A computed fold for a 72-nucleotide RNA from Elusimicrobia bacterium GWA2_69_24, annotated as transfer RNA. Rfam family: tRNA. It is annotated as a transfer RNA. The prediction has a mean pLDDT of 81.
[in-house]
Formats: sequence, structure tokens, C1' cells
RNA sequence: GCCGCGGUAGCUCAGUGGUAGAGCACCGGUCUGAAAAACCGGGUGUCGCUAGUUCGAUCCUAGCCCGCGGCA
Repeated sequence: GCCGCGGUAGCUCAGUGGUAGAGCACCGGUCUGAAAAACCGGGUGUCGCUAGUUCGAUCCUAGCCCGCGGCA
């Protein structure tokens, strides 16, 4: 340099055109002398960035940035 895959919640990951979810973690509550466990409640997010297509983009297209793998 070229090719492929990936970037979404604190972490690990779903979601693939119609206003974003799960598990764990975290916070509040119940319980306890106090904790842990259990149960109830709460999503905490510019979907890497900028443009384009579209009535509408996390999703499609282009460029760029970062990570991993392959070729040279």
C1' cells in the first nucleotide's frame, strides 16, 4: 500500500430502513442489628466522524479515523 471483518450502554454483545435492546455491572427501595443473597423499580446511549441516497438511516453508498486478521 491492497483486501476482509469489526467500532452500538461502564463491560460483553444483539438489532440491519420506521424514533435502540439483552446479560453482567451500577443506582434506589423491600428484607437484616448490619451486610450478602433474593425480590421490586430505574437505561445511564450524538449507534466512531463527515457527507450522500431516502418521506425516514444504527442499518444502504462514499470518504476519513481506530482495532483485528490476511496479502505484498

The sequence was found in a public genome assembly.